[in-house]
The prediction has a mean pLDDT of 90. Large-subunit ribosomal RNA, domain VI from a Deltaproteobacteria bacterium, 250 nucleotides, folded computationally. The source organism's lineage runs through Bacteria, Pseudomonadati, Myxococcota and Myxococcia.
Context: one part of a larger RNA
RNA sequence: CGUAAGAGAUUUGAGGUGCGCUGUCCCCAAUACGAAAGGACCGGGAUGGACAUACCUCUGGUGUUCCUGUUGUCACGCCAGUGGCAGCGCAGGGUAGCCACGUAUGGAAUGGAUAACCGCUGAAAGCAUCUAAGUGGGAAGCCACCACCAAGAUAAGAUCUCUAUGAGACCCCUUGAAGACCACGAGGUUGAUAGGCCCGGGAUGUAAGCGCAGUAAUGUGUUCAGUCUACGGGUACUAAUCGGUCGAAU
Numbered sequence: 001c002g003u004a005a006g007a008g009a010u011u012u013g014a015g016g017u018g019c020g021c022u023g024u025c026c027c028c029a030a031u032a033c034g035a036a037a038g039g040a041c042c043g044g045g046a047u048g049g050a051c052a053u054a055c056c057u058c059u060g061g062u063g064u065u066c067c068u069g070u071u072g073u074c075a076c077g078c079c080a081g082u083g084g085c086a087g088c089g090c091a092g093g094g095u096a097g098c099c100a101c102g103u104a105u106g107g108a109a110u111g112g113a114u115a116a117c118c119g120c121u122g123a124a125a126g127c128a129u130c131u132a133a134g135u136g137g138g139a140a141g142c143c144a145c146c147a148c149c150a151a152g153a154u155a156a157g158a159u160c161u162c163u164a165u166g167a168g169a170c171c172c173c174u175u176g177a178a179g180a181c182c183a184c185g186a187g188g189u190u191g192a193u194a195g196g197c198c199c200g201g202g203a204u205g206u207a208a209g210c211g212c213a214g215u216a217a218u219g220u221g222u223u224c225a226g227u228c229u230a231c232g233g234g235u236a237c238u239a240a241u242c243g244g245u246c247g248a249a250u
Base pairs, nucleotide, nucleotide: 001152005163006162007161008160009159010158011157015149016148017147018146021049022048023047024046025045026044027043033038051106052105053104054103055102059100060099061098062097066093067092068091069090070089071086072085073084074083075082076081110144111143112142117137118136119135120134168246169245170244171243172188173187174186175185176184193239194238195237196235197234198233199232200231202228203227204226209222210221211220212219213218
């Protein structure tokens, strides 16, 4: 810009893309077959590998915004208690998120048309012949089926609702398991969108101060304490104020 008014939702699917793999074991059956050795077709079941997709309950990794221990040094006048720097100083753990080494799922089954090939009936050619007329079967392959994209499918589709009594969209703002920006999603007081606060979950592992024991280092009680990030819920305390712009019957 188009889809001959403008919008907001919900869709159909022409067409396209993806997937398509495979081992081992068991039963049938130590059967058929075979002198024996050996050893099936068909059919059924179990369990793997690689690959792909999704996810974070479990396991594990990361987690320089959480907790703890600790070395050197400097500072807060000193003790105590803290803070800065040293690769996050080093070390031990670790929520959310993101991940795999973790978890779940998938390839199928089925139908149709076929290839090589195997047939039926059958002449040309009194026979024979799967083929010439006719007709059946037959692949991990083809077309469907499965997943995804999809009306610029210019043949531009469909349904519902709204609209000059202004539908609807944007600017702006609070923001997000959305994101480079933009876009997309949630929300803007008729409000739980983010922060704060409260409760909970979870992490760390028993704070400081004081008491007691010990000459002291330290231990112990108060104390499963103290501290705390991303998680769940609640709560208008703070901020989404007030507003503005565009906008469709030639």